């Protein structure tokens, strides 16, 4: 060296989530891989970490090692994009002070001061206007108001007498009218008189003084307001040929592996 017949090991793994931890279910990824049971409200196990029953390959294209490479996950950062809480810097609204600038006015007297009167308030007058009242004029009752009562009626033997409609005339109650006076009440009335009082705010007359006085106003500044916007702070969910870091399937190529018999 050949040849047979074993045996270690292999017949998929990784990653996320879960658990003390590992596997297994589930999501994802490698990509093609024996077959039955058992489990998720759980099952099996303990660092040699699914159990239990069986098949197939097999010492190498397949097992095993360390290198290098690399899908993809997970973590931290970064960037973007969207939504969201907060603060209230810029910007905006709103007030005030002070100023620059400006406009008016003022020796034909600004500001100030003092006197007087009004403007105010309480009495009491006057007057102006309403209203009522006196007086006046005039109309006012089929009966139930007065007088006179024609006619009629009623009582008497007679003279006489009694009521009494209509008509006329006259008045109550109430109506309407009324030029002036006259009394009483009122008043969104008054260049109105008298008297007390108050106020120094305006208005006016007068005296004293003798130069300012009044206004509008930026920009700076103080105080507040609101959160369209921009800005600054801090979650969140998406995205990413980004960065770093970890895990790592699969690749590629190198080494590395046992037993028994024959010949």
């Nucleotide at each position: 060296c050949c040849g047979u017949g074993c045996u270690a090991g292999a017949c998929g793994g990784g990653g996320a989530g879960g658990u003390a931890g590992c596997g297994g279910a589930u999501c994802c990824u490698u990509g093609u891989a024996c077959u039955c049971g058992c489990a998720a409200c759980c099952c099996g196990c303990u660092u040699u970490a699914g159990c239990g029953a069986g098949g197939u390959g097999g010492a190498a294209u397949u097992c095993c090692u360390g290198c290098a490479u690399a899908a993809g996950g997970g973590c931290a950062g970064c960037g973007u994009u969207u939504g969201u809480g907060g603060a209230g810097c810029g910007g905006c609204c709103g007030g005030g002070g002070c100023u620059a600038a400006u406009u008016g006015u003022g020796a034909u007297g600004a500001g100030g001061u003092c006197u007087g009167g009004g403007u105010c308030u309480u009495g009491c007058g006057c007057a102006a206007c309403a209203g009522a009242g006196c007086a006046c004029u005039u109309c006012g009752a089929a009966c139930c108001g007065u007088g006179u009562c024609a006619g009629g009626u009623c009582c008497u033997g007679a003279c006489g007498g009694a009521a009494g409609c209509a008509g006329c005339a006259c008045u109550a109650a109430g109506g309407a009218g009324c030029a002036a006076a006259c009394u009483c009440u009122g008043u969104g009335u008054g260049c109105c008189g008298c008297a007390a009082g108050g106020u120094c705010g305006c208005c006016u007359a007068g005296g004293c003084u003798g130069a300012g006085c009044a206004g509008u106003g930026a920009a700076u500044c103080c105080c507040g307001g609101a959160u369209u916007c921009g800005u600054c702070c801090g979650g969140a969910a998406g995205c990413g040929u980004c960065u770093g870091u970890u895990c790592g399937a699969g690749u590629a190529a190198a080494g590395g592996u046992g037993c028994a018999c024959g010949g």
A computed fold for a 263-nucleotide RNA from Desulfitobacterium hafniense, annotated as Bacterial large signal recognition particle RNA. RNAcentral holds the sequence, with entries from ENA, MGnify and Rfam. The same sequence occurs in records of 2 taxa. Model confidence (mean pLDDT): 76 of 100. Taxonomically the source falls in Desulfitobacterium (Bacteria, Bacillota, Clostridia, Eubacteriales). It is recorded under the gene name ffs.